[in-house]
RNA sequence: GCCUGGGUAGCUCAGUGGCAGAGCACGUACUUGGUAAGUACGGGGUCGGAGGUUCAAUUCCUCUCUCAGGCU
Numbered sequence: 001g002c003c004u005g006g007g008u009a010g011c012u013c014a015g016u017g018g019c020a021g022a023g024c025a026c027g028u029a030c031u032u033g034g035u036a037a038g039u040a041c042g043g044g045g046u047c048g049g050a051g052g053u054u055c056a057a058u059u060c061c062u063c064u065c066u067c068a069g070g071c072u
Stems, first nucleotide, its partner, number of pairs: 001071007010024004018055001026042005048064005
C1' cells in the first nucleotide's frame, strides 16, 4: 500500500429503511432474623465522526478515525 470483518447502554451482543433492544451489571421496592437467590419497577444511548440518498437512515452510498485479521 491492498483486501476482509468489527465500532450500538458500564460489559457481552442483537437489531438489513418506519418508536433503539436483550442478558449481565446498577438503583428502588417486596421477600428474609440477616445475606444470597427470587419477583416487580426504574435509571442509563450524539448507534465511532462528517457528508449524501430518502417522506423517513443504526440500517443504503461516499469520505474519514479506530480495532482485529489476511496479502504483498
Molecule: transfer RNA
Organism: Patescibacteria group bacterium